[in-house]
RNA sequence: CAACGUCUUCGGGGCGGGGUGCAAUUCCCCACCGGCGGUAUGGCGCGAUACGCGCCGAGCCCGCGAGCGCCUUCGCCGCACGGCGAAGGGUCAGCAGAUCUGGUGAAACGCCAGAGCCGACGGUUAUAGUCCGGAUGAAAGAAGACGACG
Numbered sequence: 001c002a003a004c005g006u007c008u009u010c011g012g013g014g015c016g017g018g019g020u021g022c023a024a025u026u027c028c029c030c031a032c033c034g035g036c037g038g039u040a041u042g043g044c045g046c047g048a049u050a051c052g053c054g055c056c057g058a059g060c061c062c063g064c065g066a067g068c069g070c071c072u073u074c075g076c077c078g079c080a081c082g083g084c085g086a087a088g089g090g091u092c093a094g095c096a097g098a099u100c101u102g103g104u105g106a107a108a109c110g111c112c113a114g115a116g117c118c119g120a121c122g123g124u125u126a127u128a129g130u131c132c133g134g135a136u137g138a139a140a141g142a143a144g145a146c147g148a149c150g
Base pairs, nucleotide, nucleotide: 001150004147005146006145007144008143009142010141016030017029018028019027031130032129033119034118035064036063037062038061042056043055044054045053046052059117060116067095068094069092070089071088072087073086074085075084076083077082099115100114101113102112103111121133122132123131
């Protein structure tokens, strides 16, 4: 230095104003928000200016996560079908969402300018990315401690 193992900690933001209405942070107009890893023509720093190194840099490029679906098991509804509930899986990838135009350039879906678009499930005096709930949960992963093949 280090495959790998054990443990610890951390690990998501946002409705402000107006309108309608019996009622809306749910509708309409304006507003606000953007998890994790990768990629890098941008930024900063070092080095001394070729080039190299470090850090930061995408909601809509690639992949991942939670949630729903799905699958498995068990229980109940007498059996089957089907349904409801609980536990588990993370194989499937169904919902897994959503970007174009112009500019620069050798090269851009990432830079600059402009215009767009997207956002689980359940609840609710009225339809929710922003309120409440599962959730003091889980988790992509990040950092650290210890051990350690080699």
Molecule: FMN riboswitch aptamer (RFN element)
Organism: Chromobacterium amazonense